The RNA shown here (transfer RNA) has 81 nucleotides and comes from a Patescibacteria group bacterium.

RNA sequence: GCCGGGGUGGUGGAAUGGUUUACACGCACGACUUAAGAUCGUGUCCCGUAAGGGAUGCGGGUUCGAGUCCCGCCCUCGGCA
Numbered sequence: 001g002c003c004g005g006g007g008u009g010g011u012g013g014a015a016u017g018g019u020u021u022a023c024a025c026g027c028a029c030g031a032c033u034u035a036a037g038a039u040c041g042u043g044u045c046c047c048g049u050a051a052g053g054g055a056u057g058c059g060g061g062u063u064c065g066a067g068u069c070c071c072g073c074c075c076u077c078g079g080c081a
Stems, first nucleotide, its partner, number of pairs: 001080007010025003018064001026044006045054003057073005
């Protein structure tokens, strides 16, 4: 240099172009308990007083609608030379 795989909440990890990034773990609070563990319930990104807006590596594009398709770039893993 060329070809291919991958990059998603705190962590792991799904998602056929179509509801709020599912589910699990972790964490916080509550219930239960003398207390704890286990179990159950609720919550758990950012901006904003709110309404609302943004967030899937970064920046664009296509589309009514993009994590998903297209283009450029960055990082990473593998192959070829």
Model confidence (mean pLDDT): 80 of 100.
Rfam family: tRNA. It is annotated as a transfer RNA.